[in-house]
């Protein structure tokens, strides 16, 4: 210093939910809040799921948006009983 890995400490995000705000909508931001989280940091490559539009035979569909705290893969990081 690198890799595995997560028992401890220092902290560190923040589910539902409410409020206020943006949006047609999914959903987003900001305060509450505290369900969890060792990357619950960043990021939309790949898949899933979700909203809108078309289209149509109730299609397998296309377009354009959402989500990373659904999953894979990516890049970055604290600490050290080991």
């Nucleotide at each position: 210093g690198g890799c595995c890995a997560g028992a401890a400490a220092c902290g560190g995000c923040a589910c539902a939910c409410c409020c206020g705000u943006c949006g047609u909508a999914a959903g987003g931001c900001g305060g509450g809040g505290u369900c969890g989280c060792a990357a619950a940091g960043c990021a939309a490559g790949g898949g899933g799921a979700c909203c809108u539009g078309c289209g149509g035979g109730c299609g397998u569909g296309c377009a354009g948006g959402u989500c990373a705290g659904c999953c894979c893969a990516g890049c970055u990081g604290c600490c050290u009983c080991g």